[in-house]
RNA sequence: CGAACCAUGGCGGGAGAGCCAGGCCGUCCCGACGGCCGGGCGCCGAAGGAGCAAAUCCUCCCCGGGAAACUCUCAGGCCCCAGUACCGUCACGGCGAG
Numbered sequence: 001c002g003a004a005c006c007a008u009g010g011c012g013g014g015a016g017a018g019c020c021a022g023g024c025c026g027u028c029c030c031g032a033c034g035g036c037c038g039g040g041c042g043c044c045g046a047a048g049g050a051g052c053a054a055a056u057c058c059u060c061c062c063c064g065g066g067a068a069a070c071u072c073u074c075a076g077g078c079c080c081c082a083g084u085a086c087c088g089u090c091a092c093g094g095c096g097a098g
Base pairs, nucleotide, nucleotide: 001098005094006093008091009090010089011088012087013086018041019040020039022037023036024035025034026033027032042078043077044076048074049072050071051070056065057064
């Protein structure tokens, strides 16, 4: 000088999933629409969380460890917004092949 890897932050990209009736308010073409509140059942999985297999690690053996975008839906979400794993990029720090 410096690949790769990790952490933090910025920018860009980035899904999925809803019906029913009730109460109140507003608009107005007077029965529709929209907003808010709570209820019933349902649905989604890509914040987080939890679970587990082989290779494989430890061991004489047993036991134990062992990932996720898989599974569970605790949490969260189901107009938009927000948030989101993940991808790219930039900055900064750590480590450091060569």
Molecule: Glycine riboswitch aptamer
Organism: Sanguibacter suaedae